[in-house]
This is a predicted structure of a 364-nucleotide RNA (Bacterial RNase P class A) from a Chloroflexota bacterium. Rfam family: Bacterial RNase P class A. Rfam classes the family as a ribozyme. Its mean pLDDT, the model's own confidence on a scale to 100, is 77. Lineage of the source: Bacteria > Bacillati > Chloroflexota. It was read from a public genome assembly, where an Rfam model found it.
RNA sequence: CGAGUCUGCCGGGCGGUUGCAGGCGAAAACGGCUGUGCCGUGAUCGCCUGAGGAAAGUCCGGACUCCCCAGGGCACGGUGCUGGCUAACGGCCAGGCACAGCGAUGUGACGGAAAGUGCAACAGAAAGACACAGCCCGGCAACGGGCAACGGUGAAAUGGCGAGGUAAGAGCUCACCAGCGCCGCAGCGAUGCGGCGGCUCGGCAAACCCCACCGGGAGCAACGCCAAAACGCGCAGAUGAGGCGGCCCGCUGAUGCGCAGGUAGGCGGCUGGAGUCCCACAGCAAUGUGUGGAUCGAGAGAGAUGAUCGCCCCGGGCCCGCAAGGGCCUACGACAGAAUCCGGCUUACAGGCAGGCUCGAACA
Numbered sequence: 001c002g003a004g005u006c007u008g009c010c011g012g013g014c015g016g017u018u019g020c021a022g023g024c025g026a027a028a029a030c031g032g033c034u035g036u037g038c039c040g041u042g043a044u045c046g047c048c049u050g051a052g053g054a055a056a057g058u059c060c061g062g063a064c065u066c067c068c069c070a071g072g073g074c075a076c077g078g079u080g081c082u083g084g085c086u087a088a089c090g091g092c093c094a095g096g097c098a099c100a101g102c103g104a105u106g107u108g109a110c111g112g113a114a115a116g117u118g119c120a121a122c123a124g125a126a127a128g129a130c131a132c133a134g135c136c137c138g139g140c141a142a143c144g145g146g147c148a149a150c151g152g153u154g155a156a157a158u159g160g161c162g163a164g165g166u167a168a169g170a171g172c173u174c175a176c177c178a179g180c181g182c183c184g185c186a187g188c189g190a191u192g193c194g195g196c197g198g199c200u201c202g203g204c205a206a207a208c209c210c211c212a213c214c215g216g217g218a219g220c221a222a223c224g225c226c227a228a229a230a231c232g233c234g235c236a237g238a239u240g241a242g243g244c245g246g247c248c249c250g251c252u253g254a255u256g257c258g259c260a261g262g263u264a265g266g267c268g269g270c271u272g273g274a275g276u277c278c279c280a281c282a283g284c285a286a287u288g289u290g291u292g293g294a295u296c297g298a299g300a301g302a303g304a305u306g307a308u309c310g311c312c313c314c315g316g317g318c319c320c321g322c323a324a325g326g327g328c329c330u331a332c333g334a335c336a337g338a339a340u341c342c343g344g345c346u347u348a349c350a351g352g353c354a355g356g357c358u359c360g361a362a363c364a
Base pairs, nucleotide, nucleotide: 001360002359003358004357005356006355007354008353009352010351012312013311014310015309016308017307018306020050021049022048023047024046025045026044029041030040031039032038033037052335056346057345059344060343061342062341063340064219065218066217067216076215077214078213079212080211081095082094083093084092085091096110097108098107099106100105111210112209116208117207118204119203129158132151134147135146136145137144138143159177160176162174163173164172178200180197181196182195183194184193185192186191223268224267225266226265232259233258234257235256236255242252243251244250275295276294277293278292279290280289281288282287313333315330316329317328318327319326320325
């Protein structure tokens, strides 16, 4: 320098005008009352704040809330190599094995097929128990017996290859390899390495199933509090309820009061939290610990965060210049937008930055 691979990060900047939402302050006006002061609403004005790395899909896990719930069992669903992390997870970290790659690295539902049931299109004789072509022996032949090396079919055919052996063959015997079991060593473990043994016991569990572990349901439009009118129930009331500023008189004359439920409406839940960033320590790491430091950034309720302009930045084109660079013109700046909160996963994304590692070439 080229080609790759992995990880982390940014996601235009500054300002003007004008809107919107929330908070704080001021405040015209209106309403209420136990009435000259308080409470409530609040036009308008000022100040401050106002989306994301995925706010998305709503896939997984939790917090929180309500409902249900003696104990045990069955059923149903999910997860599935090992160890660790975590509030939890189907997530993350580390490791093992298999596969792909020269490699960095990537991908993997990766427990059990010797408990049982089942499945295997087409082809093929046969798909789990067998012999089509064929080989060998006997026989003139028909046929009988032996065999599975060789041929053929298939995704898959009873372990592979070589030697011995045999009538022909065969783990029948032997060496090596694969697989299985046992033993030893290393490892917490998955597993690896070595030795020995018998002689081979097919595949599929994202088929039923078995084993281990996990799982009650619904979700913030959850849920809690206050509560108008009307309805319901109770009490009082023309032998005068109630009202007219506290009392008396007087005037007026049919409703008044209480309770329950909780609709309209209002308030809470609501955003400061398993928070974020540094530092130290423990750990390979994920992560954890800290009476260590710093910091806080929307909270609506049919749902605000918009529009527009100027300058700059990034991109493209043209011109000048050997070059560095300069001038002019110009489009574009993605994906997408909170709605109880948090941890993940997945998906989308213009353009850009940084670092680790691998392969190749050249040079030193």